[in-house]
Molecule: transfer RNA
Organism: Geodermatophilaceae bacterium
RNA sequence: GGGCGCGUAGCUCAGUGGUAGAGCCCUCGGCUUACAACCGAGUGGUCGUAGGUUCGAUCCCUACCGCGCCCA
Numbered sequence: 001g002g003g004c005g006c007g008u009a010g011c012u013c014a015g016u017g018g019u020a021g022a023g024c025c026c027u028c029g030g031c032u033u034a035c036a037a038c039c040g041a042g043u044g045g046u047c048g049u050a051g052g053u054u055c056g057a058u059c060c061c062u063a064c065c066g067c068g069c070c071c072a
Base pairs, nucleotide, nucleotide: 001071002070003069004068005067006066007065010024011023012022013021018055026042027041028040029039030038048064049063050062051061052060
C1' cells in the first nucleotide's frame, strides 16, 4: 500500500428502514438471625465521527477514525 470483518449500556452481545433490547454488573425492596442464592423493581445509550439517500437511518451508500485477520 491492497482486501475482508468489527465498532450499540460499565462488560458480553442481539437488533438488516418505522422513536434500541437481553444477560451479567450496580442500586433499592422482598425473603433470611445474617450473608449468599432466589424473586420483584429501578438507574444507565449524542448506536465510532462527518456527509449523502429516504417521509423516516443503529440498519442502505461514501469518506475518515480505531481494532483485528489476510496479501504484498